Small-subunit ribosomal RNA from Rhizomicrobium electricum, 1483 nucleotides, folded computationally. Its mean pLDDT, the model's own confidence on a scale to 100, is 85. The sequence was found in a public genome assembly. The source organism's lineage runs through Bacteria, Pseudomonadati, Alphaproteobacteria, Micropepsaceae and Rhizomicrobium.
RNA sequence: AACUUGAGAGUUUGAUCCUGGCUCAGAACGAACGCUGGCGGCAGGCCUCAAACAUGCAAGUCGAGGGGGCGUAGCAAUACGUCACCGGCGGACGGGUGCGUAACACGUGGGAAUGUACCUAGUGGUUCGGAACAACGCUUGGAAACGAGUGCUAAUACCGGAUGUGCCCGAAAGGGGAAAGAUUUAUCGCCACUAGAUCAGCCCGCGCAGGAUUAGCUAGUUGGUAGGGUAAUGGCCUACCAAGGCUCCGAUCCUUAGCUGUUCUGAGAGGAAGAUCAGCCACACUGGGACUGAGACACGGCCCAGACUCCUACGGGAGGCAGCAGUUGGGAAUCUUGGACAAUGGGCGAAAGCCUGAUCCAGCCAUGCCGCGUGAGUGAUGAAGGCCUUAGGGUUGUAAAGCUCUUUUACCCGGGAAGAUAAUGACGGUACCGGGAGAAUAAGCUCCGGCUAACUUCGUGCCAGCAGCCGCGGUAAUACGAAGGGGGCUAGCGUUGUUCGGAAUUACUGGGCGUAAAGCGUGCGCAGGCGGCCUUUCAAGUCAGGGGUGAAAGCCCAGAGCUCAACUCUGGAAUUGCCUUUGAAACUGUUUGGCUUGAGUGCGGGAGAGGUGAGUGGAAUUCCCAGUGUAGAGGUGAAAUUCGUAGAUAUUGGGAAGAACACCGGUGGCGAAGGCGGCUCACUGGCCCGUUUCUGACGCUCAUGCACGAUAGCGUGGGGAUCAAACAGGAUUAGAUACCCUGGUAGUCCACGCUGUAAACUAUGGACGCUAGCCGUUGGGUAGCUUGCUAUUCAGUGGCGCAGCUAACGCAUUAAGCGUCCCGCCUGGGGAGUACGGCCGCAAGGUUGAAACUCAAAGGAAUUGACGGGGGCCCGCACAAGCGGUGGAGCAUGUGGUUUAAUUCGACGCAACGCGCAGAACCUUACCAGGGUUUGACAUCCUGUGCUCGCUGGUGAAAGCCAGUUUUCCCGCAAGGGACGCAGAGACAGGUGCUGCAUGGCUGUCGUCAGCUCGUGUCGUGAGAUGUUGGGUUAAGUCCCGCAACGAGCGCAACCCUCGCCUUUAGUUGCCAUCAUUAAGUUGGGCACUCUAGAGGGACCGCCGGCGGCAAGCCGGAGGAAGGUGGGGAUGACGUCAAGUCCUCAUGGCCCUUACACCCUGGGCUACACACGUGCUACAAUGGCGGUGACAAUGGGCAGCUACUUCGCGAGAAGAUGCUAAUCCCAAAAAACCGUCCCAGUUCAGAUUGUACUCUGCAACUCGGGUACAUGAAGGUGGAAUCGCUAGUAAUCGCAGAACAGCAGGCUGCGGUGAAUACGUUCCCGGGCCUUGUACACACCGCCCGUCACGGCAUGGGAGUUGGUUUUACCCGAAGACGGUGCGCUAACCGCAAGGAGGCAGCCGGCCACGGUAGGAUCAGCGACUGGGCCGAAGUCGUAACAAGGUAGCCGUAGGGGAACCUGCGGCUGGAUCACCUCCUUU
Repeated sequence: AACUUGAGAGUUUGAUCCUGGCUCAGAACGAACGCUGGCGGCAGGCCUCAAACAUGCAAGUCGAGGGGGCGUAGCAAUACGUCACCGGCGGACGGGUGCGUAACACGUGGGAAUGUACCUAGUGGUUCGGAACAACGCUUGGAAACGAGUGCUAAUACCGGAUGUGCCCGAAAGGGGAAAGAUUUAUCGCCACUAGAUCAGCCCGCGCAGGAUUAGCUAGUUGGUAGGGUAAUGGCCUACCAAGGCUCCGAUCCUUAGCUGUUCUGAGAGGAAGAUCAGCCACACUGGGACUGAGACACGGCCCAGACUCCUACGGGAGGCAGCAGUUGGGAAUCUUGGACAAUGGGCGAAAGCCUGAUCCAGCCAUGCCGCGUGAGUGAUGAAGGCCUUAGGGUUGUAAAGCUCUUUUACCCGGGAAGAUAAUGACGGUACCGGGAGAAUAAGCUCCGGCUAACUUCGUGCCAGCAGCCGCGGUAAUACGAAGGGGGCUAGCGUUGUUCGGAAUUACUGGGCGUAAAGCGUGCGCAGGCGGCCUUUCAAGUCAGGGGUGAAAGCCCAGAGCUCAACUCUGGAAUUGCCUUUGAAACUGUUUGGCUUGAGUGCGGGAGAGGUGAGUGGAAUUCCCAGUGUAGAGGUGAAAUUCGUAGAUAUUGGGAAGAACACCGGUGGCGAAGGCGGCUCACUGGCCCGUUUCUGACGCUCAUGCACGAUAGCGUGGGGAUCAAACAGGAUUAGAUACCCUGGUAGUCCACGCUGUAAACUAUGGACGCUAGCCGUUGGGUAGCUUGCUAUUCAGUGGCGCAGCUAACGCAUUAAGCGUCCCGCCUGGGGAGUACGGCCGCAAGGUUGAAACUCAAAGGAAUUGACGGGGGCCCGCACAAGCGGUGGAGCAUGUGGUUUAAUUCGACGCAACGCGCAGAACCUUACCAGGGUUUGACAUCCUGUGCUCGCUGGUGAAAGCCAGUUUUCCCGCAAGGGACGCAGAGACAGGUGCUGCAUGGCUGUCGUCAGCUCGUGUCGUGAGAUGUUGGGUUAAGUCCCGCAACGAGCGCAACCCUCGCCUUUAGUUGCCAUCAUUAAGUUGGGCACUCUAGAGGGACCGCCGGCGGCAAGCCGGAGGAAGGUGGGGAUGACGUCAAGUCCUCAUGGCCCUUACACCCUGGGCUACACACGUGCUACAAUGGCGGUGACAAUGGGCAGCUACUUCGCGAGAAGAUGCUAAUCCCAAAAAACCGUCCCAGUUCAGAUUGUACUCUGCAACUCGGGUACAUGAAGGUGGAAUCGCUAGUAAUCGCAGAACAGCAGGCUGCGGUGAAUACGUUCCCGGGCCUUGUACACACCGCCCGUCACGGCAUGGGAGUUGGUUUUACCCGAAGACGGUGCGCUAACCGCAAGGAGGCAGCCGGCCACGGUAGGAUCAGCGACUGGGCCGAAGUCGUAACAAGGUAGCCGUAGGGGAACCUGCGGCUGGAUCACCUCCUUU
């Protein structure tokens, strides 16, 4: 000194908080696999088949126990060596494995009835005899293994006698009972006993898996007595006697498993594991058995049985690697048939020594831990190369090269240990040391979307693939593959598997149950758990001290040794435990005595749909009878089925029957819950209040158990009025097995019996105590008085609310608050409350209650939206009221479709369709056919050349190609340069090719709707809320008031333009009142007016009255040109629609490059059975035609508008004039007015067609416009449906312009004439605000349920079948010990002998392994067929649920139906909406 101790993240949602699962980051491993691999040290290395094993080795030793054989030496005695045998000791240790075992097997702590070879100490002894058997010799059997007979022989082998202190038996007397020698000595042995030590056996307390879908087990079973047996206790065994023993504190049975020290993890508590090392146990091919021995029922001993393998001469034999190596097999997977006894240890021996696959070493393997290295310094032209790039550069990167150094490791040479106190070294010429050469011999693996450190390019295109979870990939992938770069670790790195952690996700530490999973439907109550106040006792729990134990190793601490570390050593601490002892006595417990407050009891009162039985009453429904009475009744959204002229419905009287009890009636009462409602009586349970009489803790809770338990249902018997599952009919509907209607049976009612479930709900178990109040109400008491009130107190029953709690909602003295006690229950969703098994039931079914498989969620509360066949308020040509249209006709135009060589492309509800196109004959043009060109029609750069342009000819459809001719530009001193053309080469051009879902820009739309937000503050855990809601008001989030908000921004409004009035300034090209003049404002003159175009004024609810809140504002009036934003325009918030556009333009990426580019001719975009949109013209008299001829405004004009004149019926033509425009022209305005026509396919309408012209243009065939003449179609006001418009509007009339050579019925503007109607907001559509429900959030075009069909997966049932385990009864009965017998055999002792004692074989008996027969239980595999379940791409049928989900939903039960489901009965709110009542809060 032995300590320092606790991290979270991703994923349910549009977002949030919570609940809750899944997943990840960490550590570890006897590991395996993939890629890679330099060295050393230390460790580790069949986890699977306790599968089978070739070969070698793993247990021998002693000649100082004995006789003998052989060899050597010797003449011999003998000596030495060696060997089998007899004998001794050891083979019970050491080594292996984990099958079995749920057990006194193991761990820990105790105990008594035991043994113990070798070892230590001690006491005593060691005497006298005897008989054999191996070896060996001879004979003999067998293939072998191995024997058989006979004969000889020794001993520390065997036997007897003696002695016997002690020892054993016995109460005693008495009895029993030992020895071995070797040797020259020393010494080593031997026997008996007593102790010790060691080791072993036995007994006990406690601890040590899972399953109750295993609840009862047990006949030697439990105990006793007697005996046997053992080293020893004991039913261990036997006989007899008794009937016990174990068990819900889990017996028995089933499954799994060696146990521990420890190991891994963890903050800890725990959880998981039990390799290596150590302790114990069990086993040794499988099963049984004993023998020997101190010790075994014996791994390398024996016997038997079985399976397997081998040998065989077929007669018989042999074997057991779970010892060390090794082989085969199995498996993802685990090593050398090595060296040595040098060390440590073991056996034997007196010793030398021998043996020792124990052990010590070496080998193989990155299997793990630890250490070292693969170089160091310098080096910027920031080299080359690679990659990226905005093309500038950046990065790889001081990295390399180069220069200067070093030498760890490896290599070469030399020296060379400790381990060994004398000798002896396998390791090993090893560790280590010295020297040498030379950067030399030495880097990979994985990851880079988030979690999680690290990013770019290319390829690919929901493919290939990735993935631990979330999830990536459908043409711009930091997520796939590659490359460059980067991050991490490093001789390793990643993956897989397993364990703990995170996971407070089983919660002891440390969770929950109103709505998330979770309170039994309710009570009674045994066991159990818990228990009031005072006192006494004991000391079980508890606490303190001491002692014993808790093996070593390990962990931890302090040191030490290998160069460090890993590793090892020394000492300590710790081992949280158990046992024992001494104390303490507060608390719990035991015990003693008391107490009254908990609980109960007596007495006096009280309320009540509490229960059971009997009786009784009126109203109503239905039916029957009779009367009145006549044509309908009934029923519905509307109908029909149905009833009725045979008299219904209606109404009156009478009768019958059954069921239920209006009003009172009430968040009133009673009951444990279910539940209970007319009245009366009888019986009966509980409760409350008052008093405080009595008992004296008698209490609370309650597993198992018992009882009660709505509706539906079942059984038997009654009853049957109503209602009403099923059923029938009528409707509705696409269908309607429903909702609606008419009928109607079980049932509904009673008695008795069963069932035992409900949203059996307050979704809230019971008891007790404590913790602010206020207001109702029921029952009782007390006090006061004003006698119906106030105050107060118990017991109930409600509302609101503080603290506190809660995820929030909410709960809040009737807790979901704060505490104590007891019970029940939960642990992701689905599968499933299902299957199997058990129990209950007549059945229906109930109760208990899984797994495989599958998903990454399922869920609660609250938030913001969106939506509702929810509610409230409000607005809009939204409806209504009106006017005029479209839809019918013909034509024009656009679109779809079809056709085509092509009919280019885009736009598709509103918000595509007279749209892009403000104008397709060529061009345009993007399309098609054909003919051509390839640096290109267009841009920049380079080289050469010299022009170019123009003209002519040929060919051709043209483009183009070929030929000819003509001619030289500018600058410059020159060289040369520039422009332009041609030729050439390459960079490049070009693309109306693709992607509007890669984009910019622009646009549409909701919508000119009144909204959309922010800062600060406040509230909420948070998403968010507040502000922005409310009361008024407005066109408006416009303004006012109120308010935890106060302000602000984008929108609204205003500012801008225009029209309407006035003033002023200025009068030309405009104007003309006055003056003059003319054909004419023509001219003079004038600028008053009109007008033009600049600047101003004017309108603000400003004034008056009323309403309103003294507000905002609204209504009316005056004045005014205009009155409440005066009309119109421009102006379009945050955003939505992946809205539209790559074909306006721009642009990323991709694609084409003699073509997807470019040029040209011709064609097409103009097609035509058809369908739709938008228009024009009509159908006629408010009109057509003819005539007359008045009044506008906006605009446009030089490649132009054109006056005027002439010609033409006309379109137009030919001349000619003015005007670059308030000057000239287009230019005629048209509807108006007058006349005529007289209701008809017309004097309407004009399509279509013919002929002849005209204009533009290179060119009107496909395919333009116009004119004239002729022709004269459909069409008579338009079905369902649908559009526009609220005032100078609709309607109607014409005029102009853009683009344009020409072409308008379209478009954009302009003016003329000029209405009708709006009660009103119920309804349709759209929108705004508030509120409500929601299972929607891609937001109702949402979500979502079930059958059926197809494919896949796992699973239940299943006639049976196969196998395992176990059990009962019986049969058989090896070896073996035991008992009996022992007539056969027999050395020791006794006996003179005969013989005996004793022994052996044999035989018999019971026990018993294997085996057999029959039956049972249980587990597992397969199984035709069959049931449901889950998953799967865009299948089929419907629409059940979520909104009032269109019939509110759900629960239980019963019936029915393709299916979701429907219906009946009872229940619940976890139902929307409206109304009423009561109560509360605020003002």